[in-house]
RNA sequence: GCUAAUGUAGCUCAGUUGGUAGAGCAAUUGAUUCGUAAUCAAUAGGUCGCCAGUUCAACUCUGGCCAUUAGCU
Numbered sequence: 001g002c003u004a005a006u007g008u009a010g011c012u013c014a015g016u017u018g019g020u021a022g023a024g025c026a027a028u029u030g031a032u033u034c035g036u037a038a039u040c041a042a043u044a045g046g047u048c049g050c051c052a053g054u055u056c057a058a059c060u061c062u063g064g065c066c067a068u069u070a071g072c073u
Base pairs, nucleotide, nucleotide: 001072002071003070004069005068006067007066010025011024012023013022019056027043028042029041030040031039049065050064051063052062053061
């Protein structure tokens, strides 16, 4: 330099042929216990990397940029 993939909750990841986003772990609160752990219940936590475009409607489609990873030279 070229090509491809990935970017979603604190972490690991789902979410698919466009219709208003979820799980596990972690965190907080409560129950249980003499107390802790474990267990159970509940709660909170997201402008879906950024900027534009298409559309009635975009995490999803298109373009550019940024970051990371892999491959080629």

RNAcentral holds the sequence, with entries from ENA.
Transfer RNA from a Bacteroidota bacterium, 73 nucleotides, folded computationally.
Its Rfam family is "tRNA". From the family's description: Transfer RNA (tRNA) molecules are approximately 80 nucleotides in length.